[in-house]
Description: This is a predicted complex of two RNAs, RNase P RNA and transfer RNA, with 431 nucleotides together. It holds a member of the Rfam family "Bacterial RNase P class A". It is annotated as a ribozyme.
RNA sequence: GCAGCAGGCCGGGUGACCGCCCCGACAUGUCGGGGAGGAAGGUCCGAGCUCCAUACAGGUAGCGCGCUGGGUAACGCCCAGGCGGGGCGACCCGACGGAAAGUGGCACAGAAACAUACCGCCCCGACUCGUCGGGGCAAGGGUGAAAUGGUGGGGUAAGAGCCCACCGGCUUCGGGGUGACCCGGAGGCCGGCUAAACCCCGCGCGGAGCAAGGCCAAAUAGGGGGUUGUUAAGGGUGCCUGACCCAAAACCCCGGGUUGGCCGCUUGAGCCCGGUGGCAACAUCGGGACUAGAUUGAUGGUCACCAUCCUUCCUUGGAGGGAUACAGAACUCGGCCUACAGGCCUGCUGCGGCG
RNA sequence: GGCCCCAUCGUCCAGCGGCCUAGGACAUCACCCUUUCAAGGUGAAGACCGGAGUUCGAGUCUCCGUGGGGCUACCA
Numbered sequence: 001g002c003a004g005c006a007g008g009c010c011g012g013g014u015g016a017c018c019g020c021c022c023c024g025a026c027a028u029g030u031c032g033g034g035g036a037g038g039a040a041g042g043u044c045c046g047a048g049c050u051c052c053a054u055a056c057a058g059g060u061a062g063c064g065c066g067c068u069g070g071g072u073a074a075c076g077c078c079c080a081g082g083c084g085g086g087g088c089g090a091c092c093c094g095a096c097g098g099a100a101a102g103u104g105g106c107a108c109a110g111a112a113a114c115a116u117a118c119c120g121c122c123c124c125g126a127c128u129c130g131u132c133g134g135g136g137c138a139a140g141g142g143u144g145a146a147a148u149g150g151u152g153g154g155g156u157a158a159g160a161g162c163c164c165a166c167c168g169g170c171u172u173c174g175g176g177g178u179g180a181c182c183c184g185g186a187g188g189c190c191g192g193c194u195a196a197a198c199c200c201c202g203c204g205c206g207g208a209g210c211a212a213g214g215c216c217a218a219a220u221a222g223g224g225g226g227u228u229g230u231u232a233a234g235g236g237u238g239c240c241u242g243a244c245c246c247a248a249a250a251c252c253c254c255g256g257g258u259u260g261g262c263c264g265c266u267u268g269a270g271c272c273c274g275g276u277g278g279c280a281a282c283a284u285c286g287g288g289a290c291u292a293g294a295u296u297g298a299u300g301g302u303c304a305c306c307a308u309c310c311u312u313c314c315u316u317g318g319a320g321g322g323a324u325a326c327a328g329a330a331c332u333c334g335g336c337c338u339a340c341a342g343g344c345c346u347g348c349u350g351c352g353g354c355g
Numbered sequence: 356g357g358c359c360c361c362a363u364c365g366u367c368c369a370g371c372g373g374c375c376u377a378g379g380a381c382a383u384c385a386c387c388c389u390u391u392c393a394a395g396g397u398g399a400a401g402a403c404c405g406g407a408g409u410u411c412g413a414g415u416c417u418c419c420g421u422g423g424g425g426c427u428a429c430c431a
Stems, first nucleotide, its partner, number of pairs: 001351010012306007020035007037326001041337002044335005049209004054243001056242005062205005067081005082096001083094004097200002102198002104194003118141002120137007149167006168189001170187007213263004223254005234246003257429001271288007307324008356427007365381004373411001383399005404420005
């Protein structure tokens, strides 16, 4: 200098004038303070909070997770490691338990996909000289995603773990590690793949959701009908059983009246700075600042300058023009996923050159 | 804001992971038949919303994106 890998940050600013919303102070219109995000998006997870009575016990369906150890309020998330795969490498990816509990599937091609001999190789015999019969083979070729563990050597009539060496898986023994696993020795050589197929194993899960839920005000028709029933039928937020609770209720249908206001509503498992512990996620201690609460839904408009980028012209540099991404809170958080013009910072890897 | 459902020819619907060369009906086009139209018969053309993954193989299974639809407040 070029090409990459990983992480983090910004993503417009300043001033003036006018216009909105909230809070506070004074008193009736002034002053002061504050006013969209890293994703506010998706609604894929987990909670806080509220209600259903208890969210009780057992079972089941369904769903979720699935290597090990940590973190967290919790999670399907995050961190570290193990094994496998990709890459020269920094690094990246993995829905990663079980095929020896069982049941399925492997279409087509091919001789054969829970087993086999199409081509072929070798031996013997006959013979019309390219054929037939018998025996042996699974090493070579073909088909296929996958074909009796792989490569090399020996041996054999030709071959085969038949034997040997190195890998591979299996059974054991020893050592290391909290563990997943790793290293080493010995033995023998066994048909496979598939569980984001059904399933088995282990762990976990009451149900709804702020339009939850509570209060006030107003108005109407405190309306009408049906089913079952009155000491237990019925109801009790997946289903079943039990406990327990309510019980003259419970459920269904038709019709009518309101679509008003207040709370919930913002101080949080939150944010910023620093110390300590830890590889890290994170924990803990000290200090600091409060930072939108709308409800047909505020945070905007105009002007000027600056910043960044692109482009045209002239060429120490200047002038003109254009553009400035993705996109707007609606109870609040922790994550995941998706979208993003342009710019900056840190660390690491590879290649080339110079000293 | 929140909770659910769906996507296959132009339209309405089928689809067991492989005979899917993606099927049926209506519609379109062409031919036959008919004096002509209609009806009828034969044939043709025409699609898995997009991407990634699992698997030998995906319309089907999983995840993400895109698009479409439904529900919701108060009372006795």